[in-house]
């Protein structure tokens, strides 16, 4: 030099003019004036998770239904992060993971093949015993009944693998080493572990659960349009159910409260103040830990609009032009992003 992995950070500022918004403080009877700090994002976006805060409400038990799926921690919680483990890509630095169970059960695997789970003989090998043929016999010959699955073939996958021995011809038939299956025992956190090591036993039936399903752990519900208070207004019309009852508690049982409630017709009013921004909050430093975090100590306050506030222009400078706009608030994930800037590692070429 060049290709690439991982983190991290900007994505504008400075100065003026005009024009917005919450707050404070001043001045005014008020309306409203002034002055001042502060005023979108690293995703504000998907609504995909977990929560905080309201209410059902005094809040229980099971079923159903749903959520997660190696171990161990972080955290308020999580399907988030860490750090291991194992499996799978990549020469690598790294990068993914839907990663309990197939001996609880039930199901599927087109075609193709003899057969697809306790199967199976198409082409073949053998024919030692029994039959056939040739022969006085010994022998021979090709196969029929048997045996047989090692060798070939179909398949994405064919009921353990090399070798050797045996056999009529093979076959764990037996043996040797692999593999497996059990018991034991190192390491690791009494972990995960398809991990290491010894012993032993010819060794029993494969794959799939992001199929049904089992097993283990975790879950009340609605949702700021939640809830709270001030005010206003009518028709306290009419009509139907229900007392072995009605109604609440998301469905359904029990239980518990409560004494009324539920449906149709048909009238009237809906304004305005809160909820609302001091947080599981940010910096800095220090301890602790591999790490995600956590403990201690200073120090800061940095949008709360209510049909919806941030805009317009000039100049300077620069990489700046991207993807884009709070609406109750937080921690993730996940998806977009022109340009740029720093670190750390990893391949490859060259040079000395």
């Nucleotide at each position: 030099g060049g290709a690439g992995u991982c983190g991290g950070c900007c994505g504008g500022a400075c100065a003026g003019u005009c024009g917005c918004g919450c707050g404070a403080c001043g001045c005014g009877c008020a309306a409203g004036c002034g002055u001042u700090u502060c005023g979108a994002g690293g995703a504000a976006a998907g609504u995909c998770c977990g929560g905080g805060c309201u209410c059902c409400a005094c809040a229980g038990g099971g079923c159903a239904g749903g959520g997660u799926g190696c171990c161990a921690g972080g955290u308020a919680a999580c399907a988030c992060c860490u750090g291991g483990g194992c499996g799978g890509c990549g020469u690598g630095a790294g990068c993914c993971g839907a990663c309990g169970a197939c001996c609880a059960g039930u199901g599927c695997a087109a075609c193709a093949g003899a057969g697809a789970a306790u199967a199976g003989a198409c082409c073949g090998c053998c024919g030692a015993u029994g039959g056939c043929c040739c022969g006085c016999a010994a022998g021979g010959g090709a196969u029929c009944a048997g045996g047989u699955a090692a060798g070939g073939g179909u398949g994405a996958a064919a009921c353990g693998g090399u070798g050797c021995g045996g056999u009529a011809a093979g076959a764990g038939c037996g043996c040797a080493c692999c593999g497996c299956g059990c018991g034991c025992g190192g390491g690791g956190u009494c972990a995960a572990c398809g991990u290491c090591g010894c012993g032993u036993g010819g060794c029993a039936c494969g794959g799939u659960a992001a199929a049904c399903u089992c097993c283990a752990c975790c879950c009340g519900g609605a949702g700021c349009a939640a809830g709270a208070c001030c005010g206003a207004a009518u028709a306290g019309g009419g009509g139907a159910g229900c007392a072995u009852g009605g109604c609440g508690c998301g469905g359904c049982c029990c239980g518990c409260g409560u004494c009324g409630c539920u449906c149709c017709c048909g009238g009237g009013u809906a304004g305005g103040u809160u909820g609302c921004u001091u947080g599981a909050g940010c910096u800095c430093a220090u301890c602790g830990g591999c790490g995600a975090c956590g403990g201690u100590g200073a120090g800061c306050c940095u949008a709360g609009a209510g049909g919806a506030a941030u805009g317009a222009c000039u100049g300077u400078u620069c990489a700046a032009g991207a993807c884009a706009a709070a609406a109750c608030c937080c921690g993730g994930c996940u998806u977009a992003c022109a340009g740029g800037c720093c670190g750390a590692c990893u391949c490859c070429c060259u040079u000395a």

Bacterial RNase P class A from Rudaea sp. 3F27F6, 352 nucleotides, folded computationally. Its Rfam family is "Bacterial RNase P class A". It is annotated as a ribozyme. It was read from a public genome assembly, where an Rfam model found it. Model confidence (mean pLDDT): 80 of 100. The source organism's lineage runs through Bacteria, Pseudomonadati, Pseudomonadota, Lysobacterales and Rudaea.